Predicted 3D model of an 83-nucleotide RNA (c-di-GMP-I-GGC riboswitch aptamer) from a Woeseiaceae bacterium. The sequence was found by an Rfam model in a public genome assembly. Lineage of the source: Bacteria > Pseudomonadati > Pseudomonadota > Woeseiales > Woeseiaceae. Model confidence (mean pLDDT): 86 of 100.

This record gives sequence, structure tokens and C1' cells, in this order.
RNA sequence: UACUGAAACGGCAAACCCGUCGAAAGGCGGGGACGCAAAGCUACCGAUCUACGGGGAAACCUAAGAUAGCGGGGUUGCCAAGA
Repeated sequence: UACUGAAACGGCAAACCCGUCGAAAGGCGGGGACGCAAAGCUACCGAUCUACGGGGAAACCUAAGAUAGCGGGGUUGCCAAGA
């Protein structure tokens, strides 16, 4: 230096439970740890999920919403073994 991610200080926190908001997906707070080197931030691209409302006889489609812990992109950043 940061190609790379060995370890560590410190950090985050899946499932599940409780509370709360939401029509739902899901969000937030508390408990809890499966994991994470960006599991920090960002819906720009792809993907997936929801469908109160709108369309439809229905199946279904969809405005819109959600997931950054699905992949990619953008952006910021801790440590520093090996190289």
C1' cells in the first nucleotide's frame, strides 16, 4: 500500500420469543446468536416477495411497497498475518 483476508480489539445480529407499526411483504424496539471483513450507507441494474387500492366473471395482471443478510453497481470505512 490494501492484491488478499490469518488473527485480534471492537462491531453487526439469522431463526425464534415479546412489544409496536403496517392490508401484506416487512419495518422499528427488547431478548436471542445462525452467521458476517463491509451483515456500514445507497433500490441504480437484475432477482425475489407482498397486492390494501386499481383492472378482471375468475385465473391472473398491476400502481405502489418490501428485501442492502439474493447477486451486481455506486459510496464511505476498522484491523493488518501473508504478499